[in-house]
Context: one part of a larger RNA
Molecule: large-subunit ribosomal RNA, domain II
Organism: Limnostrombidium sp.
Order: sequence, then C1' cells, then structure tokens
RNA sequence: GCCUGAGGGUGCUUUGUGCGAUCCGGCCAAAAUGGUCUUUACCGACCCGUCUUGAAACACGGACCAAGGAGUCUAACGUACGCGCGAGUGUGCCGGUGGAAAAACCGAUACGCGUAAUGAAAGUGACUGGUGCCAACCGCAAGGGGCAGCAUCGGCCGACCUGGAUCUUCGGUGAAAGGUUUGCGUAAGAGCGCGUCCGCUAGGACCCGAAAGAUGGUGAACUAUGCCUGAGUAGGGUGAAGCCAGGGGAAACUCUGGUGGAGGCUCGUAGAGAUACUGACGUGCAAAUCGUUCUUCGAACUUGGGUAUAGGGGCGAAAGACUAAUCGAACCAUCUAGUAGCUGGUUCCCUCCGAAGUUUCCCUCAGGAUAGCUGAGACAAUUGCGCAGUUUUAUUAGGUAAAGCGAAUGAUUAGAGGCAUCGGGGGCUUCAUGUUCUCGACCUAUUCUCAAACUUUAAAUUGGUAAGAACCCUGGCCUAUACUUAAUUGAGGUCAGGGGCUCAAUGCGUGUCUUUAGUGGGCCAUUUUUGGUAAGCAGAACUGGCGAUGAGGGAUGCACCUAACGUUGGGUUAAGGCGCCAAACUGCGCGCUCAUCAGACACUACAAAGGGUGUUGGUCCAUUUAGACAGCAGGACGGUGGCCAUGGAAGUCGGAACCCGCUAAGGAGUGUGUAACAACUCACCUGCCGAAUGGACUAGCCCCGAAAAUUGAUGGCGCUUAAGCGCGCGGCCGAUACCCGACCAUCGUUACGAGAGUGAGGUAAUGAUGUGUAGGAGGGCGUGGGCGUCGUUGCGAAGCCUCUGGCGUGAGCCUGGGUUGAACGGCGUCUAGUGCAGAUCUUGGU
Repeated sequence: GCCUGAGGGUGCUUUGUGCGAUCCGGCCAAAAUGGUCUUUACCGACCCGUCUUGAAACACGGACCAAGGAGUCUAACGUACGCGCGAGUGUGCCGGUGGAAAAACCGAUACGCGUAAUGAAAGUGACUGGUGCCAACCGCAAGGGGCAGCAUCGGCCGACCUGGAUCUUCGGUGAAAGGUUUGCGUAAGAGCGCGUCCGCUAGGACCCGAAAGAUGGUGAACUAUGCCUGAGUAGGGUGAAGCCAGGGGAAACUCUGGUGGAGGCUCGUAGAGAUACUGACGUGCAAAUCGUUCUUCGAACUUGGGUAUAGGGGCGAAAGACUAAUCGAACCAUCUAGUAGCUGGUUCCCUCCGAAGUUUCCCUCAGGAUAGCUGAGACAAUUGCGCAGUUUUAUUAGGUAAAGCGAAUGAUUAGAGGCAUCGGGGGCUUCAUGUUCUCGACCUAUUCUCAAACUUUAAAUUGGUAAGAACCCUGGCCUAUACUUAAUUGAGGUCAGGGGCUCAAUGCGUGUCUUUAGUGGGCCAUUUUUGGUAAGCAGAACUGGCGAUGAGGGAUGCACCUAACGUUGGGUUAAGGCGCCAAACUGCGCGCUCAUCAGACACUACAAAGGGUGUUGGUCCAUUUAGACAGCAGGACGGUGGCCAUGGAAGUCGGAACCCGCUAAGGAGUGUGUAACAACUCACCUGCCGAAUGGACUAGCCCCGAAAAUUGAUGGCGCUUAAGCGCGCGGCCGAUACCCGACCAUCGUUACGAGAGUGAGGUAAUGAUGUGUAGGAGGGCGUGGGCGUCGUUGCGAAGCCUCUGGCGUGAGCCUGGGUUGAACGGCGUCUAGUGCAGAUCUUGGU
C1' cells in the first nucleotide's frame, strides 16, 4: 500500500539480528621423488575415414596448409511442461483515449474452437445410480468415511431390430413393454489462447550429384547436299570414228600405208586424297602434325564467293556419317535449388541408458508401413493383495525319440506242415470234377529284416491352467431364458447366517500409462535338422556369441578357451604354459619310439584302403626232459620199371587209383635233374645237443603306401634314457578376472541442514555399480550479435609466437615472456548464417 466485519492475510521499502552454497584474499612452507624439452636402449604397437556379416587390405576417398563448407525457417498437427483467463476463450476489423508516429490502454460486435450427441438423411435428442479397491478427514485402536482414478453392473440419448395400445380424413400416428445389436454419446461441464523442447507432414527441407522431360531462341565462318556465278588442272604413252593415197575385186566391199586425235583409257607434275611403316611425335610444331611409301590426276575433277535446307529438324554415292574441337537427336537461356527408395559427406566435450537385421502387408526383395526390441517422462504404490526365462504339487495337451512287425497297413528272407480249391509238368488210365507223383499259387504255426508321408505301446524336454477372501459351507427367495433336468432339478441372480484370511517353495525394487529414435542386408559355434557327391554351399530349430568388445591364451586370427573393462597401488588365480627366443623346474616317477620324409596339443590348417620276421604288449591253439624247435651227422628199403596212355614215361609230361611187406623210419613220392635211366634232395626216422619252440589273430609306437610348380616352416632355433608320444605326482609363471586400500563419477539409503516447519542445484556418513556401434537423455566448453550490469585499456586492448608455469576427466581456461598498437572482457539474459580431417568438396597458396 492492497484485501477484509473485528481479528487477520498479503506485497514493497527501510532498520536490526542470524544462517549461508560459492567466490576472493592473507600467513606458514622455497623443495624435488615436481614441470618441460631432447637423446639412447628395451617391451608393446598394421592407416585413418567409409560401406560392410567381415577392412591393415591386392575395396574406395585422402600430398600439405589457410579460409569457406551441410537438420534451417514457415504453416498445420501430436505428446509433455510452463503461464493467463475459465463455460468460456482469442488485439480479426472498427471506434475511443493516447501520442510526432507508434506501442500500451478502453469499448462494441462478428468469427474460430469449446459448451450435445446420433443418423446416409428427414429427423430426434441425454441430471446427481449400485458394487469392489482407494486419498483427505474423524478415531488410541477396531473402524467410519468415501474425492480423483481403475474395474464391473445398471439407467438415459441417437441409430438399428422388435412391439403394437390409442386416435384416424384409412394415407398415417405411434403409448406401454423390450433386445449377447450399435455410437468419436450422457451420467453436476474443461476449454481457449500464448510460449518452449521433441516428433510427424507439406514446402529446395541436412548438403553436393544424374541419365532424362518441357518452353523459347541462336547457329550451314567447320561440315553434308542442291543451285547461281567465277577460277584452276606440266610432259609423255596408247591411237576409236572420220578422211587421204596406193593395191585387189564385176561388185558389195576389202587390204596396206598414212592422216586424224576419241576415251568417266594409261605413266605421271601441280592439286585432291590418305595404304603401309601399326616409323617420328605423343606435358607434341599440332586437342590429329611430320617423314618416306601409297591412290587419283580431264573428270561422278579441284576450288573461291553467293544462295537454299535448322534440331525429332536438315543433309546424307548410307559410315548413324555430318550439322562450328559437341551428334543413336546441336548449342544457349528458362521451368530449376528438377527428381533420385542410389553413392559420398555431415563440424566441441563428459556422464547415464542402450538396440536391430525378426512378424504381417505392399508392382515388396538396395525401400517403406506395422508389431517387436530402445530411450525419456509421468502416475500409482513401498514388502506383498504384485511379479517370475526357477522348482514342487495337481490336472490337461501332444504322437517326436525309442520300441513293434509270431499287433493293423505297406515292404521283406528262409525252411516246415497241409484237407479242399486253382495253374503248369508227368505216370497209370475205364478218358471220368478218376487215381497217383511233382512244381507253384493258397492256407497254418514259425523265422529274418524294415518304414518322413506305418503303428498297438510310448518317453525325456515342452505348452496351458490352478495353488484362495473376488474364498468355503448352509438355507430362503426370484426368474421360466433358443441352456439343462424325469422333476421349479441344475446353471443364473439376490438375500440371510456361519467359518475364517496360514493358503506350496524360492527369489525379486514392482505395476500402469504417454511418447519416441534407430533397426527391418546379418554372420559364427555346440547340438538337432532339410537339399546337395561335397563345400569357408544353400535353408531351418534351441541356446550362446560376433556384429556393438577391449584384455590374457590359441605363434598369426571378428566368432574358439579364460574372462567382460572408471583411474591407480599391493596380493591371488583362470585359460595356457615353464630348454633358449620368452615370465616360470634342462622337476620327479613309470612305460613306448630311431624315422636317408621322425614326432610334437582342441577349433585348425588333412591323408586312406592295404602291407612290414622294425620293436613292444595281449589272446587262442599246438609241440616239448617219453628230449621238442634250430644246427651238424646217418638212414630214406623191398614187391615195383605198380596200372593206363605214349616214339619214350623206371616216384617226379599226363590220367585214374594210391595197397602190402620189412622196419626206428622211408610217399606207388616234395623238388632239382635225364631222350629215358642214373645221381642229388625233401617228407619221415634216428644219433649228438639240452630248454624252451611253432602258428594264427590282435593293437601301441615306427616304417611303406605318400608326386608339383619363388626357398620354408611343430611359430623359430633346436631337441633323441627328449625339449617326442602315453600315464601319474609336486612346484612355479601367468589377465583390465577375484581380494584389499586410495581417488573420480553415477544411483541409492540415513542423518544434518536458512534459531517453528518444509527443506535448496546444500553438507556429512555409508552401500552398490562403472563395456558399448546405431540411437536416446542429461550436464558442460567454445564462437558472432542485442540488452542489462560490473570491469580492463597508450604505465599498452585485441591478435600472433612461445621447450614459462598452473588448473580442469574433457571440450577448454588462467598465467609468464616476446611481438604489436586500439580496442576488449566477466556475469545475467535474449538471439543465431555458431565449432571440420575427410564430401574425386570450393577458392587461394606451397
């Protein structure tokens, strides 16, 4: 000062007193294990940007520097937030006041949106409801109470479907009573206007970029062709017609010699052209030239000037040639910043969260929309009335795996037994649907093997539901309904009484809403699985990864193993390792292995069938002190030269057969040999010897099998009672993992906190967490300009240089020195042509 009935409330100013984040200054400390620069050595370390499943790539852009360089503005709409008024709201015009002109202020009235919906339309046209959960409030508690909201039932309005009383001029009118029908309705209004962020749409629409399309013009000085008018084209060769002379001939005519000078004739110059060297040149002399060679050269020749033909048009001895260095449609300007689902680029920092390559639809497959996945915001709750990639219990769904085929269906092997019937082949035969034998079909009981589109049976894993108060029990009443029952029985509704809230375990910061970016090329691994001979092939399922992700290990490496990451100090491990490279035992114990191609660690960077009297094990069967095996030695005979065959065959060309005797044993013969014999040897037996031997199969290491192009890879060196292979036992090394400490940030919890309370963008304590592409959000840094305020500056502003130092995680900031010479800065607020390494970016420079 304003409001108000007193009381009181509220705003401003002044004074006093207190708190106060933050900011500034002073004192102590004057040092180095601090700061900065340079050199050397060791360890690690591939080039950025980009598209991509994947880039250091033999994928593209990139020599260097400076300056410029890309999500803007307008309109409409949507969410959220803020402000004003509020059943209204809004400066649209007009009038008034005002003033230099405006602005501000005042009034009235249209109009927009809102205040009523519904129906195609004619038209008709909505009032406090019940139940459950629930805030404030009352109460010590039990409980009462019930706003907003959510769920549910009912009423009302319009439409639709029924229904039809009443009245009636017979056209209509349309009451009561209804309906699992329908509406962007009603149910004591919430809107309108302004502002900001984000999003979407239309506009050039983040920036640069076409091939095209359209309109109007300019060109025939080049070149194509026509016409007009001019000009030009050595010297030879050949020798058409015609003509002359002579000869022949009756003549027609003809012969010879001349003369003559024809020709899209010939050689060749000028001229015109341009074949070859695929020569020179190839930043040239030249955006088509030079040299030599070559074609033509009296004509369809060459050429000057004039003139005509013009762009979907011309002209063309035709090559899509030419039409001004441009032609399968010229050039110039405009529409036009044309459009591009395509390529490239898109500018400072930190913190928090963090994807998708899948569904459905699309003239869809290089793209969109839709759902999903993501961020942000809000509301409701605050420890159980809630939720769950979990378990249990109960119940339910299923037909895969397995199994089965002496179960159905289908396939399929083998025998066995068979009365009748059917088919084939026989015997007997009265020729008969007689008899008998046999092969099958078929039947019966068995047997063998199978099935994605077979199955009786039938898992594991898996899906659904339930595990309570909205419940359980009892009773009455109502309704008569397209249900149900034999039945007013039940289902359904409603009322009353009783019981009682323990309702499986475990875990958990949960539920709901609004809005929204990116994505919509995927790829890999174990397991399952389809196509394929197979593939680092193509297509699926579950889960986990890479993509988006670094670290330790696998020498190397998107995906394998370990393990996920703030900055640091210490300790301990994981995978993997411990001869040296290279941190850690040339550790211990037991076996195996010798390779003139040894071997050496998952994914993984290959080798097989088949062999080996290399070596080491195992199993089985034989032989053996009644003396085996091996070695040395002796015997290895007779009938008999067996029979047949043969030119011959005497054990041994061939065929069949393969006995007897004597013996310790000796085959009518295992080989060598002969023309045939002979001879030798073996089987077999014995002596010497004195203890193990033979065979088959099997599996460890090793070997063979095992040939390719730059020299070459257990990672290299190298390694042999290993530093190889197979076992076992210790020790040690080893990550950004784990443990402990410090600090930073984020998110919680608790306390304090401006002398009552609330409680700050505040303070303290304490706990957990810290990866990240596309993308989102928050907080900051820096630039130009306007306003306000406080300042700096010729005793030196800004700028520039700087191995001056400091602060900040960082963008950056402060400060010293040098240079220079006139403006500049802090804070608050508004605003924007506001941040560069890339765009074959633009301009300039080197």